Predicted 3D model of a 73-nucleotide RNA (transfer RNA) from Nymphaea colorata. NCBI's taxonomy places the organism under Eukaryota, Streptophyta, Streptophytina, Embryophyta, Nymphaea. It matches the Rfam family "tRNA". Rfam describes the family as follows. Transfer RNA (tRNA) molecules are approximately 80 nucleotides in length.
RNA sequence: GCCUGUAUAGCUUAGUUGGUAGAGCACUUGCCUAGUAAGCAAGAGGUCACCGGUUCGACUCCGGUUACAGGCU
Numbered sequence: 001g002c003c004u005g006u007a008u009a010g011c012u013u014a015g016u017u018g019g020u021a022g023a024g025c026a027c028u029u030g031c032c033u034a035g036u037a038a039g040c041a042a043g044a045g046g047u048c049a050c051c052g053g054u055u056c057g058a059c060u061c062c063g064g065u066u067a068c069a070g071g072c073u
Stems, first nucleotide, its partner, number of pairs: 001072007010025004019056001027043005049065005
């Protein structure tokens, strides 16, 4: 230099013919307990890496950028 893959909640991640994003753990509150852990119930937390384009509508399709991983020379 060229090619490929990945980027979604604090962490690990799901999300296919494009139609307003879910789970587990963690966190908060309550119940339970003499108390803690465990258990049970409820809740908060995401401008889907960034910038543009297509579309009535984009995590999803197209182009570019950045970071990481792998391959070729």